[in-house]
RNA sequence: AAAGCAGACCGUUCUGUCGCCCUGCUUCGGUGGGGAGGAAAGUCCGGGCAACACAGGGUACCAUGUUUCCUAACGGGAAGGCGGGCGUGAGCCUGCAGCAAUGUAACAGAAAAUAACCGUCCUGGUUUCGGCCGGGACAAGGGUGAAAAGGUGGGGUAAGAGCCCACCGGUGGUUGUGGUGACACAGUCAGCCGUACAUCUCAUGGGUUGUAAGGCCAAAUAUACUGCAUGUCCGAAAGGAGGGAGGCUACCCGUUUCCCGAUGGUUCCUGACGGAAUCUCCUUGCAGGGGGUAGGCUGCACGAGGCGGAUGGUGACAUUCGUCCCAGAUCAAUGGCAGAAUGCAAAACAGAACCCGGCUUACAGGUCUGCUUUUUUU
Numbered sequence: 001a002a003a004g005c006a007g008a009c010c011g012u013u014c015u016g017u018c019g020c021c022c023u024g025c026u027u028c029g030g031u032g033g034g035g036a037g038g039a040a041a042g043u044c045c046g047g048g049c050a051a052c053a054c055a056g057g058g059u060a061c062c063a064u065g066u067u068u069c070c071u072a073a074c075g076g077g078a079a080g081g082c083g084g085g086c087g088u089g090a091g092c093c094u095g096c097a098g099c100a101a102u103g104u105a106a107c108a109g110a111a112a113a114u115a116a117c118c119g120u121c122c123u124g125g126u127u128u129c130g131g132c133c134g135g136g137a138c139a140a141g142g143g144u145g146a147a148a149a150g151g152u153g154g155g156g157u158a159a160g161a162g163c164c165c166a167c168c169g170g171u172g173g174u175u176g177u178g179g180u181g182a183c184a185c186a187g188u189c190a191g192c193c194g195u196a197c198a199u200c201u202c203a204u205g206g207g208u209u210g211u212a213a214g215g216c217c218a219a220a221u222a223u224a225c226u227g228c229a230u231g232u233c234c235g236a237a238a239g240g241a242g243g244g245a246g247g248c249u250a251c252c253c254g255u256u257u258c259c260c261g262a263u264g265g266u267u268c269c270u271g272a273c274g275g276a277a278u279c280u281c282c283u284u285g286c287a288g289g290g291g292g293u294a295g296g297c298u299g300c301a302c303g304a305g306g307c308g309g310a311u312g313g314u315g316a317c318a319u320u321c322g323u324c325c326c327a328g329a330u331c332a333a334u335g336g337c338a339g340a341a342u343g344c345a346a347a348a349c350a351g352a353a354c355c356c357g358g359c360u361u362a363c364a365g366g367u368c369u370g371c372u373u374u375u376u377u378u
Stems, first nucleotide, its partner, number of pairs: 001374010012341007020035006037349001041360002044358005049210004056253004061206005066080005081096006097201002102198004117142002119138008150168006169193002171190008214298004225288005231282001232241003242260007261281002264279006305324008
């Protein structure tokens, strides 16, 4: 110098003028202060706050799944461990509970785990001596496949095989060393030697809704109407039994709350007491549905807060000191114009809506730091 890798940051500034939102002061004329983002976005994860719910147990469903740490918390982050892939390299991408039982493993292949298709060996029968029909043993060779019962060599055998042995690889047990730990390294023992995945198993966590939550005031009101369910028994009473509906926000057990009318009408049965059916009104519950109001205050911005320094830590972060107060609208303010500066050109993505911590996605142009490769010069 060129090409790259990783990380951090900026992403217009100033002046004048005309407006807009919030707010302090006011002599009501004015005047002072504040006014979008690194993502305000997607609404994906976690928390605060709030309402409703909440004896307890089980099932289902959903999420997560290596270690240690950080944090209010997390499915986030930091530093690591063990694998796989890419790059000459700086580095980048990616995976991670378990396989005892259950289930799955397409196509091909004889067979995907009770391995005999070709083949090898032993053997019976038959024969036109080429073979043919049977019985058994074998995972060494061939072939199929993503994957075929550890690999090489020797012994052994009818032929073979971890059947036995040596070396290598793996797994498991055990001992030692290092590490907080995942784990690593070394020794030793055991012939123990297919694999992957799941809706299967295990562990941990999860109530629902969402600031249009919710609270207060004002205003306005009719639970009209429809459908379904409900009306029991014992007892003097207290209460108990039984039934119905609802809650425990998916279900079950269980638990808990509430309700369980009429001396009414009609018909039927009975000699009568009484009983049955049905209708009406009423009570309670559920579902549908109708009418009215729809304006203000609050929530609402001092917070796991911002900025700067010091200390500790590899780091995420923590502790401490100083300093600052920094949008708050509700049809929704945060803008327009002119000039100047840098620049070829003011130009990218984008616009708060309860708040906070993350993640993810979008982004013209530019700055800084560390590092790599190649070439040249000293």